The RNA shown here (transfer RNA) has 76 nucleotides and comes from a Chloroflexota bacterium.
NCBI's taxonomy places the organism under Bacteria, Bacillati, Chloroflexota.
């Protein structure tokens, strides 16, 4: 330099054919217990990497860019 893949909640990840953004864990509160752990319930938590385009409408399509992972090639 080229190619592919990845970027969504604090962490790990879903999200179908474009039509209301979700789960587990963690956190907070409560129930239970003599108490703790465990268990159960509730609550809270999001610029869907950034910018632009197309669309009535995008996390999902198109383009550019940023960061990450892997592969290939060249030089030393």
């Nucleotide at each position: 330099g080229c190619c592919a893949c990845c970027a969504u909640a604090g962490c790990u990840c879903a999200g179908c054919u474009g039509g209301u953004a979700g789960a587990g864990c963690a956190g907070u509160c409560g129930a239970u217990u003599c108490g703790u752990a465990a268990u159960c319930g509730a609550c809270a938590g999001g610029u869907c990497g950034u910018c632009g385009g197309g669309u009535c409408g995008u996390a999902g399509c198109c383009g550019a860019c940023u960061g990450g992972u892997g592969g290939c090639u060249c030089c030393a």
The sequence was found in a public genome assembly. It matches the Rfam family "tRNA".